[in-house]
Parts: sequence; structure tokens; C1' cells
RNA sequence: CGGGGUAGGUGAGGUGAUCGCUCCUCCUGAGAAAGCAGGAGGGGAGGAAAGUCCGAACUCCACAGGGCAGGGUGGUCCGUAACACGGACGGCUCUUCCGGGAAACCGGGGGAGUACGGAAAGUGCCACAGAAAAUACACCGCCCCGUAAGAGGAGCGUUAGCUCUUUACGGGGUAAGGGUGAAAAGGCGAGGUAAGAGCUCACCGGCACGGUGGUGACACCGUGGCCUGGUAAACCCCACUUGGAGCAAGACCAAAUAGGCCCCGUUGCUUCUGGCUUUGACCAGAAGCAGGAGAUGGCCCGUCUCCAAGGGGCGGGUAGGUCGCUAGACCCUGACAGCAAUGUCAGGGCUAGAUAAAUGAUCACCACCCCGUUUCUGGUAACAGUAACGGGGCACAGAAUUCGGCUUAUCACCUGCCCCGACCU
Repeated sequence: CGGGGUAGGUGAGGUGAUCGCUCCUCCUGAGAAAGCAGGAGGGGAGGAAAGUCCGAACUCCACAGGGCAGGGUGGUCCGUAACACGGACGGCUCUUCCGGGAAACCGGGGGAGUACGGAAAGUGCCACAGAAAAUACACCGCCCCGUAAGAGGAGCGUUAGCUCUUUACGGGGUAAGGGUGAAAAGGCGAGGUAAGAGCUCACCGGCACGGUGGUGACACCGUGGCCUGGUAAACCCCACUUGGAGCAAGACCAAAUAGGCCCCGUUGCUUCUGGCUUUGACCAGAAGCAGGAGAUGGCCCGUCUCCAAGGGGCGGGUAGGUCGCUAGACCCUGACAGCAAUGUCAGGGCUAGAUAAAUGAUCACCACCCCGUUUCUGGUAACAGUAACGGGGCACAGAAUUCGGCUUAUCACCUGCCCCGACCU
């Protein structure tokens, strides 16, 4: 230099003409309004509008509390209306560069990933292989003792014989070396031992305690001892958090029907007041206690309304209109605070509201991207750039209550890091 991968950032075309659709304001027809017609002015899809995955605003249950179960999140701190989101920082893993080192590795810079609380509360699982997979225990080996045997070899001895080596068996010691495996009871080195082992030592690792720094996760230092496999994206434990339903929420207006039919259930005691031709455990009402019905996502407590409250089944009418519906946790610019996310202040701005669903169609030019040809320029080269001409391309995709995110789909440009290749030195 070219290409690829990965992680991010920005933008998501512009101008004009003709015709068409829709909302708002004003004027006229012509009046009180709606509605209709015409005219003037202004506005009219997205970065994801998608997914419907999180969090809310708002509405209703409803006046709405506590607990349990269930659900959600999971390093620390900060931000935010809130969040499973954002920012900064920390730990671990990987990668690359620089420095040190014989090496293992150590320190620092850049980048990527992270489902990152707990395995010493308990339970479960770790196939196959392997002796053994957490109460490990010995396959091959190593060492010690004993027994047996003959052949060979070596040493000692005048001989007899003794010792070592080799083979087999038995007993004891060992977990260093080798094997199996994803993983085998800390690692490397030295000493020590019959052979070995943190048995001992130095340096690391992990743990406990203490000190220093930091809001904190953590980092560093010192002392001690040498133990403590993995897995929680298994059950579980811990910390924090958590009403439900959703704009087809809901509010109002108008209209229509069958105030439809059937079934279950249809309270008790005490006190007080009133009534009655009746003085009777009669009728009505009120209060209290008990019991009951309903509401509150499930269950319990509590609370509220009610006393046949209510529950179940069959059947009928309506599907119209208005609101909700767009001024917002809104957008832009600047200053200040903060590492940043973000916040405060000041100034400026108004930017769809459709309802079978408007926001469009055609033409021309420009912008952007790709390919080819030619010329020129830069460079040692690989290559790159400008200009002209010709051809081609211009993606993903459409609001429906709104907002903050996440995820997915894509076109163009830019940036960080890594990898591959080419050229030159």
C1' cells in the first nucleotide's frame, strides 16, 4: 500500500415544474352552528416508524395498606421519571505492542469479550477412558524386608562360601516420574529421604489477620500457616426490587331492545323508637354484635360497599358520533459544573393527527456510489488522486396515545484494533 474481520460514530439525499390528497388559520357564498363550494397563507412518515423485548407517563379497577407465594435483576459507584438502559471505574479471560528475563513469567500501553453475588448452608451432576472424578487410592513404576531357583556376568576369598546384578512370589512404604482424561489434590527450582511427599527453604499462587490508599468494587505492603476440584445458563442460598389490565385504556352524547325467561340462594340475636280494631315472641325503621355476598392479579390478614345483597344458564338490542389525539420527562444554540453519562441557567422554536386509514405520481438537473476508457499529477515501487466521456446503481422500509431504551433489517462515509497478502528498503 491493498483486502478481510471485529467494535463504534455520523447521515439517511437536494432543487425546480405540472397534476393530485390531507390537517390548521383567515375570508367569501349566507346565515347561529354543523356541513358544502371557492380563495389566500402555513404544515404533512423513520433511524429504525419494524419486533412488541424492557421501563414509564396517562386511564380504569379503586378510597387502597401489610405479609406470603410467584416474578425480575445480579462486579462497584454515578446518571435517569424509571429500566434488563447509559457513563466511568474494577476483576477475570484472550490478543497485540514496548521493556525485563535462560525459561516459566513479570510490568506497562492499545483492542475485544464477560450470564462478573455465593461451591466453607445443603442437595445433585462430571459420559467414555482411567487404579481412582472429592471420604480418591495404585495400572506401569520407585524403595525396603523375606522366600525360591538355576544359567550367565562382576567383585572378594586357599577352599567352603559371601555380595551385587537378573527372574518369580509374598509383605510393607510411596504419590515424586509415566499413562488415561476437559479436569487427577497448588506451580518452578534446590535441599532432604531407603525411595518419595510443603518434609524443609527461596520465589510465585490461593487463604486468614493487620496496615496504607480509594465513596466503593479493589490495589499494594507485612505476618502466618501449607489447604480449599469443577459446575449455580443445575435445584438452592443471599442482596435489591416488584398491584393488575391496557388507547380495542377510558369519558361523554344519541339511538334501539325483551325493566326478557329459567335455576340456586333469599339471615340470627340484643337494645331503642314509632304504628296497629288486635298487646302479640305482630309490622316498620335505626344502632350494635354475629354470619354472609361482592371488590381488591393468586392465598391470608385488613379495609370499603351491601343484607338478598348475589351466583349460574338461555336469549334479544346496539356496533353510530364526539373527545381522548398531540405543547411534550419536547427540539435547537450558548455558558457554567462534571473524566463522562448528565445536570443548571439564558435565549430561540412549534415540527403529521389520518380513521379502511391522507403525507403521492411524472419529468429534468445536481449530489453520492460502482465499472470501463483516456489524460495529467504524486510515489523508488506496490498503488493512490484529479478531470473528461460512456454505462449502471441509489438500500431497509411506512406513523395510529406518547416518550426513554434494547434487538433486528439495511445503503453511504469515517474511526480504533487485529489478521492475511503485495511492494520497497
The prediction has a mean pLDDT of 77. The RNA shown here (Bacterial RNase P class A) has 425 nucleotides and comes from Candidatus Aminicenantes bacterium JdFR-78. Lineage of the source: Bacteria > Bacteria candidate phyla > Candidatus Aminicenantota. The model forms 96% of the base pairs in the Rfam consensus. Rfam family: Bacterial RNase P class A. Its family is annotated with ribonuclease P activity, dimeric ribonuclease P complex and tRNA processing in the Gene Ontology. About the family: Ribonuclease P (RNase P) is a ubiquitous endoribonuclease, found in archaea, bacteria and eukarya as well as chloroplasts and mitochondria.